[in-house]
Parts: sequence; structure tokens; C1' cells
RNA sequence: UAACGUUUUCGGGGCAGGGUGCGUUCCUCUGAUGGGACAAUUCCCGACCGGCGGUGAGAGUCCGCGAACCUUUUGAGAAAGGGUUGAACCGGUGUAAUUCCGGUACCGACGGUAGAGUCCGGAUAGGAGAAAACAGCG
Repeated sequence: UAACGUUUUCGGGGCAGGGUGCGUUCCUCUGAUGGGACAAUUCCCGACCGGCGGUGAGAGUCCGCGAACCUUUUGAGAAAGGGUUGAACCGGUGUAAUUCCGGUACCGACGGUAGAGUCCGGAUAGGAGAAAACAGCG
């Protein structure tokens, strides 16, 4: 110490505090009515979170990857391929920043459930990748 090989480990975070009450249920009552309790972390106010690689300067919103969904392939599967796949602007500094600073915004798979980025579930899963050891070569 380039490339290649084997093995090991790691590899996703978040509802504080309030409001309403679909409903369920208790008491009173001939019945109605009336009064109470529980009741959406999903609705409303508000709060909080941000995988991986790249990028002349640091990124949830620039470029790409992973995950998820559909599909091709197979007897079935695995791998691989194809498709779908969210969001940011303005000002400042500077050689250079949609990445820093200031301001104001926006986005977030599928199933469950009173409608979910945050609860439960597939998931003790998968994975972009990160680190290290051994071997070997120059």
C1' cells in the first nucleotide's frame, strides 16, 4: 500500500402541554329530559424528528442510493432488471454555500385504529453504506 478475495462488527429518530368528543357507560326518570365518568399521541392549537454517498464550505427539500409499492424472471424461491416514488425560497458573508448565518416556508410508504412522519405491526426483517482484521500483491 492501488485492485481483487475472505471474515467480523456497526448500520433511523420523533406528540411536552392543551381543546373538541365519533362512541362506550353510570345515575335520575313511566318515558323523555337532565347530570356525570371514560374516550383521537391520528381531528384542531401547539410540540418534536430527519437513513446513506456526493457536492470548491457543513444538506430532510441540490445530484444520486437505500427502504416501500407494482412488475419481469422461476415449478417455487433467491439474485438481478424495469417502473412508481415527497418537499425551499429570499437576504447576508465569502474565491466558492438552495449545505453556514438571519428570515419565512415546505415534505414524509404500507396495514391497523375516530382520519397517523411520531402509537401498534411486517421488523430479533431488509439495506444504502461505515469501520476493522486476515490473506495476498506491488